[in-house]
Context: one part of a larger RNA
C1' cells in the first nucleotide's frame, strides 16, 4: 500500500408517520362598500421580537342564551391576578373601531401636512374639543337648498364593445389558429334567449334553453389545410303575458268665436292586444271562474347545546387494547384517542331531545290587483325614415357563390287586411305566418367562500410555491422572481450531584427511562467519503 473483516465517524437515502395539500359529491351562500369596503400602516400584553386577536373602551367592553371548573391565545417561565356571588369558553345581538385606502374639506412623496364654518373651553391673541364642508346624476320646491343614488373591491361563470400573432397549410398571400388570447364596458346568482312576419311539405309540429342521436352526414373549402350544420327522433324542464293605436273621459295650453261652444296639441285615466285575423264601434248577455300579493293562524326546519347501551379475570410485557378464559350491549361493530391491535376505558356513533332570530310549507277569511262570452260588419285602428332597393361590410357550417335569410355605414324609400312577410336566385300555385314595442320562472354555466362527506389521490425532492413566523427570508431601480426548513419520549421523568478542563465549551461518572448508539444537530439511519483494531498478501 492493497484485499478482507469488525467497530466507529460522516451523511440523511429508505421504512414508518401526518398537522398539510389534491380531486370530487351533496347542501348552503353567491356578494362587500360613503352607516367608509377589499387591503394595509401604526399601535395594543406585567415582562412581548414574530404570528394570531383586538383598536386609545385596543389578546379586549355590554346584554341575553348555553355551559359548569378552572382560566389569563400560539407559548412549555416567573410574578401577579381572576373564578361556584358561575369565570375562561361557545352562540346570538350590540358598543368601541386610531391613520391610510373609492378616500370624499384642500394638498400630498399612502398611513402625513394645512384649512374654512358653527358650537364649546379660555379675558384676548393663540390653542384645543365636537360636528359639517369632494364630484356627478335624479327628484322636489321657495333656484340655492334639501332628499335620494352612484363611485371602489371581488375567484370563475355570463352579455356586449374592440380584437392579435405564433401556429397549420410540411414555403406563403385567400384560408387556419379564432372571434381564441389580451384590453374595455355592464349585470346577476345565474346570465343570454324566449311565446313564430318559426319550421315543415300535401303529412304535420307548436316559445326559449340544455343534453343524446341525426353526423363528421348535407354542404363550405388556394374543393388545399381544414371548417362543418339543419330537418327529424329521444330526453331534462315546462308558463305564459303586458303595452302602442282606434274609441271614451278629465285637465291644461293654444287658436278661433255669433261667447253657447268648436278645433288642435300635451298630460292623466279608462279601453285594448290578434291570424280560424283581432280590436274599436253597434246589439245581446254576465258579475262567474281562476290566479297573485299583503294580512292573520299554524309550524317542519333552525345557533350554541343536552342525553346516549354494554367487561372482567388471568398471561407476556416498561405499558394491554395482544393472547387464554368467561360475560354483556347493539336502531350504537362509522371514526378518532388512550404507554402495542378496544363494540362494552375516553371522545363519539345510532335513535332521540332542545333551540333565539328567522321561517319553507299548509290553512283561512279579510283587503288589494289581475282575469271571460255571443252575433253584426258600413267606418276606424293594428308599431315608418320602417320594410324593400342600390353601393360597401359583417353574421349565418355557407370564403360572392345560383346565395336566399339576419344585420347595417351611405343613398333612396313603400303598402295598410282586397294589406304585408316567408317557404335558399326568380315567377306562379299552394302552405305557413303577422315585422318594424316590451316582460318572463324552470331545465343550463361557474365556485373566492361555508358546512357535511368521499377517494384503486400525495405522503415532506411527493402533495399547493407554502404541513414550520411563506408569497416569508432573499434577489431585482422596477414590473417581477422566489426558496430551504416536519418526527426525543408513553410521559421532560430534558440529566440533581461529583470529576477532567481556563470554561457558561466539551467530555467521563452518577441518575431518569423499556431503551440514552432515544440526550435535545435527538425514530429508523443506506451509499459516497474518513478513521481505528485484527487477518492475509507484497
Nucleotide at each position: 500500500a492493497g484485499c478482507g473483516u469488525a467497530a466507529g465517524g460522516g451523511g440523511g437515502a429508505u421504512a414508518c408517520c401526518u398537522u398539510g395539500g389534491c380531486u370530487c359529491u351533496c347542501a348552503g351562500a353567491g356578494g362587500c362598500g360613503a352607516a367608509g369596503a377589499a387591503g394595509g400602516a401604526c399601535g395594543u400584553g406585567a415582562u412581548a421580537a414574530g404570528c394570531u386577536g383586538c383598536g386609545a373602551a385596543a389578546a379586549g367592553u355590554u346584554a341575553c342564551g348555553g355551559g359548569g371548573a378552572g382560566u389569563g391565545g400560539c407559548a412549555c417561565a416567573u410574578a401577579c391576578a381572576u373564578a361556584u356571588u358561575g369565570a375562561u369558553c361557545c352562540g346570538u345581538a350590540a358598543a368601541u373601531a386610531u391613520c391610510c385606502g373609492a378616500a370624499u374639506g384642500g394638498g400630498g412623496a399612502a398611513a402625513c401636512c394645512c384649512g374654512a364654518u358653527u358650537a364649546u373651553u379660555u379675558g384676548a391673541a393663540g390653542a384645543a374639543u365636537a360636528a359639517u364642508c369632494a364630484u356627478c346624476c335624479a327628484u322636489a320646491u321657495u333656484u340655492a337648498u334639501a332628499u335620494g343614488g352612484a363611485a371602489g373591491c371581488a375567484a370563475a361563470c355570463c352579455c356586449g364593445g374592440a380584437g392579435a400573432a405564433c401556429u397549420g397549410a410540411a414555403a406563403c398571400a385567400u384560408c387556419u389558429a379564432a372571434g381564441u388570447a389580451c384590453c374595455c364596458g355592464g349585470a346577476g346568482g345565474a346570465a343570454u334567449a324566449g311565446a313564430a312576419a318559426a319550421c315543415a311539405a300535401a303529412a304535420g309540429u307548436g316559445a326559449u334553453u340544455c343534453c343524446g342521436c341525426u353526423a363528421g352526414u348535407a354542404g363550405c373549402g388556394g374543393c388545399g389545410a381544414g371548417c362543418g350544420a339543419a330537418c327529424g327522433c329521444g330526453g331534462a324542464a315546462c308558463a305564459g303575458c303586458c303595452c302602442a293605436a282606434a274609441c271614451c273621459u278629465a285637465a291644461a295650453u293654444u287658436g278661433u268665436u255669433u261667447c253657447g261652444g268648436c278645433a288642435a296639441u300635451u298630460u292623466a285615466g279608462g279601453g285594448g292586444u290578434u291570424g280560424u285575423a283581432g280590436g274599436a264601434c253597434c246589439a245581446c248577455g254576465a258579475c262567474a271562474u281562476u290566479u297573485a300579493u299583503u294580512g292573520c293562524u299554524u309550524a317542519a326546519u333552525g345557533a350554541a347545546u343536552u342525553a346516549g347501551a354494554a367487561u372482567c379475570c388471568g398471561u407476556u410485557g416498561g405499558a394491554a387494547a395482544u393472547c387464554g378464559g368467561a360475560a354483556c350491549c347493539a336502531u350504537a361493530g362509522a371514526g378518532g384517542g388512550u404507554g402495542a391491535u378496544a363494540g362494552u376505558c375516553c371522545c363519539g356513533u345510532a335513535c332521540a331531545a332542545g333551540u333565539a332570530a328567522a321561517g319553507a310549507g299548509a290553512g283561512u277569511u279579510a283587503a288589494u290587483a289581475a282575469u271571460a262570452g255571443u252575433g253584426g260588419u258600413a267606418u276606424c285602428c293594428u308599431g315608418a325614415g320602417u320594410a324593400a332597393u342600390g353601393c360597401g361590410g359583417g353574421g349565418c357550417a355557407c370564403g360572392g357563390g345560383a346565395a336566399a335569410c339576419c344585420u347595417u355605414g351611405c343613398a333612396u324609400g313603400a303598402a295598410u287586411u282586397u294589406g304585408g312577410c316567408g317557404g335558399g336566385a326568380c315567377c306562379a300555385u299552394c302552405c305557413g305566418u303577422u315585422a318594424a314595442g316590451g316582460c318572463u320562472a324552470a331545465a343550463u354555466a361557474c365556485u373566492c367562500c361555508u358546512g357535511a362527506g368521499a377517494g384503486a389521490c400525495c405522503g415532506a425532492u411527493a402533495g399547493u410555491g407554502a404541513a414550520c413566523u411563506a408569497g416569508u427570508a432573499c434577489c431585482g431601480u422596477g414590473a417581477g422572481g422566489g426558496a430551504a426548513a416536519g418526527g426525543u419520549u408513553a410521559a421532560a421523568a430534558g440529566a440533581a450531584c461529583c470529576c477532567u478542563g481556563a470554561a457558561u465549551a466539551a467530555g467521563g461518572g452518577a441518575g431518569u427511562g423499556a431503551a440514552a448508539u432515544a440526550g435535545a444537530u435527538c425514530u429508523u439511519g443506506a451509499a459516497a467519503c474518513c478513521u481505528u483494531g485484527c487477518g492475509c498478501u507484497u
A computed fold for a 538-nucleotide part of an RNA from a marine metagenome, annotated as large-subunit ribosomal RNA, domain I. The prediction has a mean pLDDT of 83. Its Rfam family is "Bacterial large subunit ribosomal RNA". Its family is annotated with ribosome and structural constituent of ribosome in the Gene Ontology. The family has 102 seed sequences and 51,934 matches in Rfam 15.1. The RNAcentral record of the full RNA draws on SILVA.